[in-house]
Context: one part of a larger RNA
RNA sequence: UGACGGGGACCCGCACAAGCGGUGGAGCAUGUGGUUUAAUUCGACGCAACGCGAAGAACCUUACCUGGGCUAGAAUGCGAGGGAAGGUCACCUAAUAGUGACCGUCUGGGCAACCAGACCCGAAGCAAGGUGCUGCAUGGCUGUCGUCAGCUCGUGUCGUGAGAUGUUGGGUUAAGUCCCGCAACGAGCGCAACCCUUACCGUUAGUUGCCAUCGGUACGGCCGGGCACUCUAGCGGAACUGCCGGUGCUAAACUGGAGGAAGGUGGGGACGACGUCAAGUCAUCAUGGCCUUUAUGCCUAGGGCUACACACGUGCUACAAUGGUCGGUACAAAGGGCUGCAAACCUGCGAAGGGGAGCCAAUCCCAAAAAGCCGGCCUCAGUUCGGAUUGCAGUCUGCAACUCGACUGCAUGAAGCUGGAAUCGCUAGUAAUCGCAGAUCAGCAUGCUGCGGUGAAUACGUUCCCGGGUCUUGUACA
Numbered sequence: 001u002g003a004c005g006g007g008g009a010c011c012c013g014c015a016c017a018a019g020c021g022g023u024g025g026a027g028c029a030u031g032u033g034g035u036u037u038a039a040u041u042c043g044a045c046g047c048a049a050c051g052c053g054a055a056g057a058a059c060c061u062u063a064c065c066u067g068g069g070c071u072a073g074a075a076u077g078c079g080a081g082g083g084a085a086g087g088u089c090a091c092c093u094a095a096u097a098g099u100g101a102c103c104g105u106c107u108g109g110g111c112a113a114c115c116a117g118a119c120c121c122g123a124a125g126c127a128a129g130g131u132g133c134u135g136c137a138u139g140g141c142u143g144u145c146g147u148c149a150g151c152u153c154g155u156g157u158c159g160u161g162a163g164a165u166g167u168u169g170g171g172u173u174a175a176g177u178c179c180c181g182c183a184a185c186g187a188g189c190g191c192a193a194c195c196c197u198u199a200c201c202g203u204u205a206g207u208u209g210c211c212a213u214c215g216g217u218a219c220g221g222c223c224g225g226g227c228a229c230u231c232u233a234g235c236g237g238a239a240c241u242g243c244c245g246g247u248g249c250u251a252a253a254c255u256g257g258a259g260g261a262a263g264g265u266g267g268g269g270a271c272g273a274c275g276u277c278a279a280g281u282c283a284u285c286a287u288g289g290c291c292u293u294u295a296u297g298c299c300u301a302g303g304g305c306u307a308c309a310c311a312c313g314u315g316c317u318a319c320a321a322u323g324g325u326c327g328g329u330a331c332a333a334a335g336g337g338c339u340g341c342a343a344a345c346c347u348g349c350g351a352a353g354g355g356g357a358g359c360c361a362a363u364c365c366c367a368a369a370a371a372g373c374c375g376g377c378c379u380c381a382g383u384u385c386g387g388a389u390u391g392c393a394g395u396c397u398g399c400a401a402c403u404c405g406a407c408u409g410c411a412u413g414a415a416g417c418u419g420g421a422a423u424c425g426c427u428a429g430u431a432a433u434c435g436c437a438g439a440u441c442a443g444c445a446u447g448c449u450g451c452g453g454u455g456a457a458u459a460c461g462u463u464c465c466c467g468g469g470u471c472u473u474g475u476a477c478a
Stems, first nucleotide, its partner, number of pairs: 001478002003475003007472007015462002019426005026317008034308002042053002064303007077126002081121003086103006106117004129292002132290003138286002140281003143277001145275001150189006156165003169180003195269004200237007209227003214224003240263001243257005319419001323378007335366003340359002345354003385416001390411007432454007
């Protein structure tokens, strides 16, 4: 000087407390461990691994296993030499691969011979390849403490020196934020602001958007018309403790109020200091070294990654009446659409099929929002709760749904009556609850990422648990 203390003082955080809802019990989904296996590819392991890499394993992917094959190779540069490229069919094979027949005969110059060009094949070779190892050789990227308020430097001063001072102190703040004081005076990286979005207003613009007024009407902004309003998206304005009272040191600031759409960082996002964890990643990529080279490379078929006495994590669905079911009826936002989204209409109980208008989309479509509201039934039961499991019959995608897809109909109807110890999230348009969309994607979503609808309770307080910050003290630790 740090680090640590079941030392002290002060402060903060859904840290506790006050509340609301979960997990832990059940069934299923999913990830992991373990076990099994020819293989169950690999990585990730307290917080900070475990619905994680994977925004989507039937084949492919795929890295694993078992077979069948190749050896200048699947891809790349140079290559003597040769040929356009390429296409169709047949045989053989599980496929890859192989064999044969037929078709075809590029572009430019030149009458032509021929020359040049692109493309294809290609011996020898210089060389390739490796998801093989090392993240403890590395770059890059990322997590984490933590959006915590800290981390430093120059000069000066003090100290023999390591170092100190500044950065401590008194207040204050979300903040090393600001004020005052002070052997310090300044400065940098952080904080804040500048950026995006949301909340209000003005202005410009008026189609694909809108409809107050006028007229028409098949009653649909449908038409004439209008651009007021909504909205869209450009440009501006608006909030700054600016104003008033009180407290405070005449400070910084705090507290109450006015006006205002908004009030003290307005809400949300992006943004992550010096560093820590030899944290993670050699399997995104790049890369040193090592290893491999008829194989640890490459092609291909099938299998596996989907196994299942079990254990754990994360979720979904429930255990019902604030409910289930049937009928009627209302209101979103944000997205996506040409290898696409697909309306009306018809068929089917349905998944879906036929159909193909319209739309490169403020125009058309996906599209039904759901909870809600209004009625009927159920009447507390393992039930008209719950839907696992299983049987049969189907639909769709796709060469192909056996291993191993999703969905539909009929039948079946398991556990489960609110969950021990323990443990998690959340302070407001939040929790809880309800649906919608998107990425990936042929198909496959209870996951993820967004979007809106309905919409609470509680916070006395900081003694305690956890994490963090500042000062101080002790130390046999560095």
Molecule: small-subunit ribosomal RNA, 3' major domain
Organism: Acidobacteriota bacterium